[in-house]
RNA sequence: AAACGGCAAACCGCCGGAAACGGCGGGGCGCAAAGUUUCCGGCCUAAGGCUUGAUGCUAUGGCCGGGGGACUACCGAA
Numbered sequence: 001a002a003a004c005g006g007c008a009a010a011c012c013g014c015c016g017g018a019a020a021c022g023g024c025g026g027g028g029c030g031c032a033a034a035g036u037u038u039c040c041g042g043c044c045u046a047a048g049g050c051u052u053g054a055u056g057c058u059a060u061g062g063c064c065g066g067g068g069g070a071c072u073a074c075c076g077a078a
Stems, first nucleotide, its partner, number of pairs: 006031002011026006029065001035071003039068002041064004048058003
């Protein structure tokens, strides 16, 4: 390089959730770790709690497909 394949953004439907967001189905923008982990970091939400005149703060809830780390892994020509 090529092959067998893999994953799946936006958007749409249904379901779950207070929300952020998630699951399943459709879809396919992209991806060689777009596999796992949330350890560092960043971001979102704020039910509950605290607070206030309005409000604000807070993760034990989440996301990372624009960052770093750790662990694991398919094919493979010249």
Molecule: c-di-GMP-I riboswitch aptamer
Organism: marine sediment metagenome